Molecule: Bacterial RNase P class A
Organism: uncultured Sphingomonas sp.
RNA sequence: CCAGAGGGCCGGGCGGCCGCGUCGGGGAAACUCGCCGAGGAAAGUCCGGGCUCCAUGGAACCACGGUGCCGGGUAACGCCCGGCGAGCGCCGCUUCGGCGGGGCUUAGGGACAGUGCCACAGAAAGCAUACCGCCCGUCUUCGGACCGGUAAGGUCGAAAGGGUGCGGCAAGAGCGCACCGCGCGGCUGGCAACAGGCGCGGCACGGUAAACCCCACCGGGAGCAAGACCGAAUAGGGGUGGCACAUGGGCCUGGUUCCGGCUCGCCGCCCGGGUUGGUUGCUUGAGCCCUGGUGCAAGCCAGGGCCUAGAGGAAUGGCCGCACAUCCGCCUUAGCCUCGGUGACGGCGGAGGACAGAACCCGGCUUACAGGCCCUCUGGCAUA
Numbered sequence: 001c002c003a004g005a006g007g008g009c010c011g012g013g014c015g016g017c018c019g020c021g022u023c024g025g026g027g028a029a030a031c032u033c034g035c036c037g038a039g040g041a042a043a044g045u046c047c048g049g050g051c052u053c054c055a056u057g058g059a060a061c062c063a064c065g066g067u068g069c070c071g072g073g074u075a076a077c078g079c080c081c082g083g084c085g086a087g088c089g090c091c092g093c094u095u096c097g098g099c100g101g102g103g104c105u106u107a108g109g110g111a112c113a114g115u116g117c118c119a120c121a122g123a124a125a126g127c128a129u130a131c132c133g134c135c136c137g138u139c140u141u142c143g144g145a146c147c148g149g150u151a152a153g154g155u156c157g158a159a160a161g162g163g164u165g166c167g168g169c170a171a172g173a174g175c176g177c178a179c180c181g182c183g184c185g186g187c188u189g190g191c192a193a194c195a196g197g198c199g200c201g202g203c204a205c206g207g208u209a210a211a212c213c214c215c216a217c218c219g220g221g222a223g224c225a226a227g228a229c230c231g232a233a234u235a236g237g238g239g240u241g242g243c244a245c246a247u248g249g250g251c252c253u254g255g256u257u258c259c260g261g262c263u264c265g266c267c268g269c270c271c272g273g274g275u276u277g278g279u280u281g282c283u284u285g286a287g288c289c290c291u292g293g294u295g296c297a298a299g300c301c302a303g304g305g306c307c308u309a310g311a312g313g314a315a316u317g318g319c320c321g322c323a324c325a326u327c328c329g330c331c332u333u334a335g336c337c338u339c340g341g342u343g344a345c346g347g348c349g350g351a352g353g354a355c356a357g358a359a360c361c362c363g364g365c366u367u368a369c370a371g372g373c374c375c376u377c378u379g380g381c382a383u384a
Base pairs, nucleotide, nucleotide: 001380002379003378004377005376006375007374008373009372010371013322014321015320016319017318018317020037021036023034024033025032026031039355043366044365046364047363048362049361050360051223052222053221054220064219065218066217067216068215069083070082071081072080073079084108085106086105087104088103090101091100092099093098109214110213114212115211116208117207118206131154132153133150134149135148137146138145139144162180163179164178165177166176167175181203182201183200184199185198187196188195189194227280228279229278230277237271238270239269240268241267242266243265248264249263250262251261252260287306288305289304290303291302292301293300294299324353326351327350328349329348330347331346335342336341337340
């Protein structure tokens, strides 16, 4: 320098003019002055909390939902950090069996508790099987057929009941042996997940739990439109006072009659609920910045400093100028070459800054994002 991977930060600057909004001051008002005025995601509302109301005597069990290697962090989490295992790809070494280093990904408990499923293809898919092939034997018309053995080879598949090599055998086969793998037991190291030796066992136990299920742990519900306070006019409700009255009105069956039951108008005053509305909840908080200590890290502790929208369907913007990142076009110097091009640097002109929008608050995750800066790791090339 190039290529790839991972992570962090910023996400427009300065000046002028005009505007918008809350709050505060002035003013009778119109208006005016001042302070302040979005984000890394304010978003999706997925997870965890604070706060508020409702429900709830305690415990256990069942059902339902969620989480799931180990350790740590945290108020908590399904989040974060570190580690382990597994997978993928890179580099180095190698006795070619493996070993070591660093990177990325990872919902990663249990498959001898039970059940289910394993499509297509294939002979065979779960108590394994035998299509081609191989081998012994018998027969033969010499093409092959039949009985038996075998699972090394072929075939199908995501997966075929260990792998490689040597021996062995009629052919074969853990049939025997070495190494690797696997299972069991114990030892050592580690808080643990787990790792490494040792011994035993020829191998028995396929896969699938983001299938049911089992085990362990966790889990009341609703949400600021939560909730609290103040509260008119009109219309309801209750009480009380005055006036009025029923041989009445209305309802009880679609119509009529009789019987029976229930109920009642106006005005004044008081009380209570309560719609619209107003106030509050409301922004000082698991807060932000700096320094020091501690820890591999996430983070924690101590000291100092700061106050930074509070808001109603809701303001936070626009124009101009100057530089700037970046991009495009033209011209051109050095350089390079296949001599016509390409052109670092420079000049001129043009374009030009994304995604998005607080509405109770906080911690996460996920998703969107023009462009720029920085750090780390891996590989390649060049130079010293």